RNA sequence: AAUUUAUGCAAAGCGCCAGGGCUUGGGGUUUUCCAAGUCGACGAGGACUGGGGUUUAUCGAAUUUUUCGGCGGAUGCCCCACGGCAGCCUGCUGCCGAUAAAGGCCUUACAAAACCGGGAAGCGAUUCCCGGGACAAAAUAGGCCGGGCAGGGGAAA
Repeated sequence: AAUUUAUGCAAAGCGCCAGGGCUUGGGGUUUUCCAAGUCGACGAGGACUGGGGUUUAUCGAAUUUUUCGGCGGAUGCCCCACGGCAGCCUGCUGCCGAUAAAGGCCUUACAAAACCGGGAAGCGAUUCCCGGGACAAAAUAGGCCGGGCAGGGGAAA
């Protein structure tokens, strides 16, 4: 130094890199080859009843050129069980998940990168830090609308 084992910490535009772009070096000198390095998603939003499955799982921003492409994962989605709601009970059906109807209409809020300036590391591509500084959308923000079938029970609702 590598490998193995154990423990701890660390994440969801999250992690990684064999395609690819770029840089440096060495060859080659039409073509292009090798090695090393570097880039490879800017925030907002989204969870945990239990189990299983699945991958193209919401919204905008941009000097939109690779935020391309690939792999893995992920708060999404689907199924079952259980539970909540549909003015009391049972069954079915539907919608949801202990914040436990979807949906519709209206109103309203907030960001970071980018950009500018400065500094640090590196031959370089590039990376990191500090300051300034705007601008979104979806909005689990606010308001209004918005829900069954059959039987039973009940003075009625």